[in-house]
RNA sequence: GCCAGUGUAGCUCAAUGGUUAGAGCAAUUGCAUCAUAAGCAAGGGGUUGCGGGUUCGAGUCCUGCCACUGGCA
Numbered sequence: 001g002c003c004a005g006u007g008u009a010g011c012u013c014a015a016u017g018g019u020u021a022g023a024g025c026a027a028u029u030g031c032a033u034c035a036u037a038a039g040c041a042a043g044g045g046g047u048u049g050c051g052g053g054u055u056c057g058a059g060u061c062c063u064g065c066c067a068c069u070g071g072c073a
Stems, first nucleotide, its partner, number of pairs: 001072007010025004018056001028042004049065005
């Protein structure tokens, strides 16, 4: 340099173009305990990498850029 893939919560990942983007773990608070851990419960946490476009409607489709991963040279 060329090609392909990935980018969503603190982490690992879901989500058929259509309800308010969800789950597990972590963290927080509470319950329980003499106390801690384990356990149980609750409530939070997201401009879906950054722009533009298509559409009645985009995390999803198209496109530019950025970062990362793999392949080729």
Predicted 3D model of a 73-nucleotide RNA (transfer RNA) from a Patescibacteria group bacterium. Its Rfam family is "tRNA". Rfam classes the family as a transfer RNA. The sequence was found in a public genome assembly. Model confidence (mean pLDDT): 81 of 100. The organism belongs to Bacteria candidate phyla, within Bacteria.